Molecule: transfer RNA
Organism: Anaerolineales bacterium
RNA sequence: GCCCCCAUCGUCUAGCGGCCCAGGACAUAGCCCUCUCAAGGCUAAAACACGAGUUCGAAUCUCGUUGGGGGCA
Numbered sequence: 001g002c003c004c005c006c007a008u009c010g011u012c013u014a015g016c017g018g019c020c021c022a023g024g025a026c027a028u029a030g031c032c033c034u035c036u037c038a039a040g041g042c043u044a045a046a047a048c049a050c051g052a053g054u055u056c057g058a059a060u061c062u063c064g065u066u067g068g069g070g071g072c073a
Stems, first nucleotide, its partner, number of pairs: 001072007010026004018056001028044005049065005
């Protein structure tokens, strides 16, 4: 230098053009339970790396940028 793969709540992840105001687990906070703690139950907050394009409609498709991983030279 060229090519390929990946990027979603604090962490791990589901999603494969509309059904969804992005769902779940763990963690966090509050409440319930308990003499107290743990466990358990209920509730809440929390995310689509960035920019553009295609489309009536994009987390999802295309291009670029950034970051990470791999291959070739």